The RNA shown here (c-di-GMP-I-GGC riboswitch aptamer) has 75 nucleotides and comes from a Bacillota bacterium.
Model confidence (mean pLDDT): 79 of 100.
It was read from a public genome assembly, where an Rfam model found it.
RNA sequence: UCCCAACAGGGCAAACCCGGAGCAAUUCGGGGACGCAAAGCCACGGGACCCUCGAGGUCGGCCGGGUUGCGGGAG
Numbered sequence: 001u002c003c004c005a006a007c008a009g010g011g012c013a014a015a016c017c018c019g020g021a022g023c024a025a026u027u028c029g030g031g032g033a034c035g036c037a038a039a040g041c042c043a044c045g046g047g048a049c050c051c052u053c054g055a056g057g058u059c060g061g062c063c064g065g066g067u068u069g070c071g072g073g074a075g
């Protein structure tokens, strides 16, 4: 640098339920596991969504991009 997610040890946690925050999208904590090899992080491009419609906000588990990185293999 590239490839893989079979193995070992681990990690994260969709839907749904309970509680908190928010007008809302959504988010935080607990339970729970559909999945995930960056399902770590960043709203830069596209996209979706919300509202009090503006120099407003939300989504990284929608795609691309940037950046860091565990395990195995190859160079």
Base pairs, nucleotide, nucleotide: 001074002073003072004071011036012035016031017030018029019028020027021026034061040067041066042065044064045063046062047059048058049057050056051054